RNA sequence: GGACGCGUAGCUCAGUUGGACCAGAGCAAGGGGCUUCUAUCCCCUGGGUCGCAGGUUCGAGUCCUGCCGCGUUCG
Numbered sequence: 001g002g003a004c005g006c007g008u009a010g011c012u013c014a015g016u017u018g019g020a021c022c023a024g025a026g027c028a029a030g031g032g033g034c035u036u037c038u039a040u041c042c043c044c045u046g047g048g049u050c051g052c053a054g055g056u057u058c059g060a061g062u063c064c065u066g067c068c069g070c071g072u073u074c075g
Base pairs, nucleotide, nucleotide: 001074002073003072004071005070006069007068010027011026012025013024019058029045030044031043032042033041051067052066053065054064055063
């Protein structure tokens, strides 16, 4: 340098026939309940605008382009 794949919440991930309650789950964090205390268990809360920038479209996490990062592979 070429090819392919991935990049969504602090972490691991789901969501890809583009459609309006598609921005979510579990864990973690904070608060409360329970308990003598801790843990378990139960309830609640906050947290991302989906790597960055453009494009297409009435509408983009989802399609297209460039760039950045990571991984695999070829030379």

Predicted 3D model of a 75-nucleotide RNA (transfer RNA) from Aquisphaera giovannonii. Rfam family: tRNA. About the family: Transfer RNA (tRNA) molecules are approximately 80 nucleotides in length. The sequence is in RNAcentral, with records from Rfam.